[in-house]
Context: one part of a larger RNA
């Protein structure tokens, strides 16, 4: 790993609720007694009655019977009355006008292991020092070489001392045995290795080793690292308390049908949870109205927009001012200039916390239509929950440079929604799946992959732009439209010619002559000609332009607004329009046909609901309803050696859990019906056991 088997809401007690049944102002119990029959009040204490009305269900009678009329009317509702508390007294609160109790079964809650599995831990009692720590007792071990302390002897010296010899000290040196464990992206695995190689450290000592003894768990031992105490150490191991507890994690077993959520608010040592409310579900009650829709009318509002009348900000200018600063003139009064403040007027803007104004939408109320409702709506009561991590898109906002960001709000979708489209995709588009068959469409598509147009008409694009999606400033690409100016009295461009005189204007300057700079910018001749557009010179000169003429010729120039388009344009494996590929099979505007879903329609069928017609049937958490199967028990009825159960194969039936038949095998038990009781259903738990 495989196969088979085992494997999780159970039991007792109490309590609550629903159903059924017994009896009933009582019920149960042998009894004691329990619950009920009376409440109110903190307490002392005081202490209820069955009245009236409405009238649902229902019943009775009558009638002209889809029903109507009359009467009664449980329960229910209202009023009245009564009890009690508070009070001086009211008001007001609670209560009364009668239903319980016992049993069984189902749902919940609480306590117990409490649906199953799972801690780290805590406590108690034991067991450990064959590992290791330090200690004690008895033992064992340390090749060889080097160095050469003290002491002693000799020599020299007066001596301190020096030299030589001898000697053999040392937590001395090198190094074998032995002990250790520094280096390597070392090797390697028999997978609980402290293994091997290499390099390294100690190796007469605080040395290494052996046998024995003793120290024990909040304790030991520790040259101290929270180290070590048998692969276990910030408190060992084993067993027990113990099925410890876990708001955490994983798992939780048959079918069908009905309905179907929430990810919000308030609170909590609360934010992984829980409670209450909202939302879901079931039952009961209730009694005639209900409201998600359309229209109309009325009401309020201060948003969008708009505006500047207030508040605040703000452009330019004018005027005023017994205002502030500066300057000038004047003997002074004062006047003038300048720059600010304030005010008025004109002009141009802005505002979530401005408003002289002011919608739509939405809301409320009323009427009416529509829809639903006596075949029972709305509302109410009780039983059971789940949920309180949310998310996407569209509209409106707060925060943020921004975000697949964050916090609100309205709607919708995903969550809990399958099907078709978008290559692929939770929430984008179409569309809400009871089953089957056939048809028609939606979104989206129609060259091939790939169902359907190589469809029609008219433009554009030349960039493979584009073909289901990323940009900007700037840029003689092309196309469409509009406007202005010039133009056969000749435009625009080109070519040829002219472009002069007063004068070198004046000033300045070393010089300044059209062309450094300053001032002025006239006159004449002309077809035209600047006191000069640029180059140039030291200054001149020279070239050129404006401007004019000619040649030749028909449109030219400028501006603006659109369409498509080039460059601008950079990301990490080689690569994407989904691909092939396409000049349309791109893009724009029209038109017709076709394809295309579980949508819609038709036919047949199932369930629900129903007088009929019409209708309903996606679904997680979850609530409710009805069934299938397993084991056993009781009663009844049966089957079986002419072959039971089991096993295998095939066939049939049922929406399904499942059921039945036939054949084979097997060789002795088994089934059906009605009730009842459960150790009652496996694919998941790094599940458990067995085999392999």
């Nucleotide at each position: 790993g495989g196969u088979g088997g085992a494997g999780a809401g159970c039991a007792u007690a109490a309590u609550u609720u629903u159903a059924u049944g017994g009896c009933a102002a009582g019920c149960c119990g042998a009894a004691a007694g329990g619950c009920a029959c009376a409440g109110c009040g903190a307490a002392a204490g005081c202490g209820a009655a069955a009245a009236u009305a409405u009238g649902c269900a229902u019943c009775u009678g009558g009638c002209u019977u889809u029903g109507c009329c009359a009467g009664a009317g449980a329960g229910a509702u209202a009023u009245g009355u009564g009890g009690u508390g508070c009070u001086a007294a009211u008001a007001c609160g609670c209560c009364a006008u009668u239903a319980g109790u016992c049993a069984u079964a189902g749902g919940g809650u609480u306590a117990u292991a409490a649906c199953u599995u799972g801690a780290u831990g805590c406590c108690a009692c034991a067991c450990g020092a064959u590992c290791u720590a330090a200690u004690c007792c008895g033992g064992g071990g340390c090749a060889g070489g080097a160095u050469g302390a003290a002491g002693c002897c000799c020599u020299a010296g007066c001596a301190a001392u020096a030299g030589g010899g001898u000697g053999g000290a040392g937590g001395u040196c090198c190094g074998a045995a032995g002990a250790g464990a520094u280096u390597u992206c070392g090797a390697g695995c028999u997978c609980a290795g402290u293994u091997c190689a290499u390099c390294c450290u100690c190796g007469u000592g605080a040395c290494c080793c052996u046998g024995g003894a003793a120290u024990a768990g909040g304790a030991g031992u520790g040259a101290a690292a929270u180290g070590c105490u048998a692969a276990u150490c910030g408190u060992g191991u084993g067993u027990g308390g113990g099925g410890g507890u876990a708001g955490c994690a994983a798992g939780u077993u048959c079918c069908u049908c009905u309905c179907g959520a929430a990810a919000u608010a308030g609170a909590c040592c609360u934010u992984a949870g829980u409670c209450u409310a909202u939302u879901c579900u079931g039952a009961c009650u209730g009694a005639a109205g209900a409201u998600u829709g359309g229209u109309u009318a009325u009401u309020g509002a201060g948003u969008a927009g708009a505006g500047c009348a207030c508040c605040a900000a703000u452009u330019a200018g004018a005027c005023a001012u017994u205002c502030g600063g500066g300057a000038g003139c004047g003997a002074a009064a004062g006047c003038u200039c300048u720059u600010g403040g304030u005010g008025u007027c004109u002009u141009g803007u802005u505002g979530a916390a401005c408003u002289c104004c002011g919608a739509a939408c939405a809301a409320a109320u009323a009427a009416u239509c529509a829809u639903c409702g006596u075949g029972g709506a709305a509302g109410g009561u009780c039983g059971g929950a789940a949920a309180c991590g949310g998310g996407g898109c569209a509209g409106g906002g707060g925060g943020g440079u921004a975000a697949g960001c964050u916090c609100c709000u309205u709607g919708u979708c995903c969550a809990a929604a399958a099907g078709g489209a978008a290559a692929a995709g939770a929430a984008u588009c179409c569309a809400g799946a009871c089953u089957a068959u056939g048809g028609u469409u939606a979104a989206g598509g129609u060259c091939c992959c790939u169902a359907a147009a190589u469809u029609a008409u008219a433009a554009c694009u030349a960039a493979g732009u584009g073909c289901a999606u990323c940009a900007a400033a700037c840029c003689a690409g092309u196309u469409a439209c509009a406007a202005a100016u010039c133009u056969a009295a000749a435009a625009c461009a080109g070519c040829g010619g002219g472009a002069a005189g007063g004068u070198a204007g004046g000033c300045u300057c070393a010089g300044a002559a059209g062309u450094a700079g300053c001032c002025a910018u006239c006159c004449u001749u002309u077809a035209a000609u600047a006191a000069g557009u640029g180059u140039g010179u030291a200054a001149c000169a020279a070239c050129u332009u404006a401007c004019c003429c000619g040649c030749a010729u028909a449109g030219a120039u400028u501006u603006g607004u659109g369409g498509c388009u080039u460059g601008g344009a950079a990301a990490a494996u080689g690569g994407a329009c989904g691909g092939g590929g396409c000049u349309a099979a791109g893009c724009u505007a029209u038109a017709u046909a076709c394809c295309g879903a579980g949508a819609c329609c038709a036919u047949a069928g199932a369930a629900c609901a129903u007088a009929a017609a019409a209708g309903u049937u996606g679904g997680u958490a979850g609530a409710g309803a009805g069934g299938c199967g397993u084991u056993c028990u009781a009663a009844a009825a049966g089957a079986g050696g002419a072959g039971a159960a089991g096993c295998a194969a095939u066939u049939u039936c049922a929406u399904g859990a499942g059921a039945a038949a036939u054949u084979g095998u097997g060789g002795a038990u088994c089934u059906u019906u009605u009730a009842g009781a459960a150790g009652u259903g496996a694919g998941a738990a790094u599940u458990c056991c067995a085999c392999u």

The prediction has a mean pLDDT of 82. The part of an RNA shown here (large-subunit ribosomal RNA, domain II) has 692 nucleotides and comes from Candidatus Altarchaeum sp. Rfam family: Archaeal large subunit ribosomal RNA. Its family is annotated with structural constituent of ribosome and ribosome in the Gene Ontology.